[in-house]
Molecule: SAM riboswitch aptamer (S box leader)
Organism: soil metagenome
RNA sequence: CAUCUAGAGGAGUGGAGGGAAAUGGCCCUACGAAGCUCCGGCAACCAUCUCGAUGGCCCAAAAGCCACCGGGAAAGGUGCCAAGUCCAUCAGGUCCUAGGACCUGAAAGAUG
Numbered sequence: 001c002a003u004c005u006a007g008a009g010g011a012g013u014g015g016a017g018g019g020a021a022a023u024g025g026c027c028c029u030a031c032g033a034a035g036c037u038c039c040g041g042c043a044a045c046c047a048u049c050u051c052g053a054u055g056g057c058c059c060a061a062a063a064g065c066c067a068c069c070g071g072g073a074a075a076g077g078u079g080c081c082a083a084g085u086c087c088a089u090c091a092g093g094u095c096c097u098a099g100g101a102c103c104u105g106a107a108a109g110a111u112g
Stems, first nucleotide, its partner, number of pairs: 001112004009039005017028003022089004040081003045077002048073005054067004085108001090105007
């Protein structure tokens, strides 16, 4: 700096926790949590390939090369595969009405 309401799980091992942290909520879990291993998958950030647009270089022209934008592929490097980043917390606002619902932004976090 960009993205974060989409998408994608089985087996083995393990044996009680898990959903980042704190508080509150809600949820998953002995019909087996976390962790680890294997296999499979998702996605398209990086790399690669490819199609097209635009601009530039070169040029008689074509071809070629470079940059950038859009689409596609995807076997390499990451990441991910319950629930919106599970939800709220801070600020502003809208509505009903005194407690909720919703919207926007921030903070924190995750990935590249």